Formats: sequence, structure tokens, C1' cells
RNA sequence: CAUUCUUAUUCGCUGAAUCCGCAAGGAGCGGGGGAACCAAUGUGUGAUGACUGACAUCACUCGGGGUGAAUCCUUCAACGCAAGGACGGGCUACUCUCAUGGUCCGAAUCCGACAGCUAACCUCGUAAGCGUCAGGAGAGAGGAUGU
Repeated sequence: CAUUCUUAUUCGCUGAAUCCGCAAGGAGCGGGGGAACCAAUGUGUGAUGACUGACAUCACUCGGGGUGAAUCCUUCAACGCAAGGACGGGCUACUCUCAUGGUCCGAAUCCGACAGCUAACCUCGUAAGCGUCAGGAGAGAGGAUGU
């Protein structure tokens, strides 16, 4: 340079959730808290402290906040595991991007009146679930063979 191929379960996908180590632990990755500057400012319910207020402690959750795609709006004889819409997330087997259509999902849980941003600093997680929709365009990566 040319031709051709990325069909894989000892593999791959979603996800931060992987790697090293006998272990302790470490690395990587992903969250949360937390100054100045800037922004913003309205302090719930119950119990106890003899009573009221304040304050303190404890408990609670229809305020507020965190993880996460998992939120918002509308409709109703029937407020429901309802219907519809918007928006967000996953799905095509080398990877990425773009556009069309299809399909599935929008749970769960934690903090406890408190959390904007945030250098230093502090702290937590590294689970779980799965087996690939129809193809199209572009870019990149890799393998094989030949020259």
C1' cells in the first nucleotide's frame, strides 16, 4: 500500500462498582460534607427538663436535602397498580459520533429541621441485575493475508 475480517459465555452489556495483594491494606473510579467571593435569608410536630418563653436533649416526618435515569404537567360519574402528554435513562457485540424508526424503564432508599457555591480539609461507596430491536451514514481502532 492492497485485499479481507471484527459472531465472542475462558465472551459481553447496564452501572462508579474495577485492579493488585495470602491477609492487612493499597491503587483507580464514583459520591457527600466543607471557607473566602458571589448568591440566598421567613426555622415544623411531639415528649422531657414543675408552669410560660427561651434554651437543651430525645423522638418523629406531608418542610428541606442526598444517592439514583427514576421527574413534571393535564384529565375524571369511577382518584386508580387509571389514562394522556412532556422530559430523563437503557437496548443494535471492536469503539465513538450523527440522523430515522421501534421497544423497555422512570424504582428503591437515606439524613432528620440541617446541608447553595466552595480552596484547604473531612468522609462514604466500589453493589446489583442481565444476554443484546430494525437497519443507515461518518470517523477511529484492531486482526489476518499478500506486496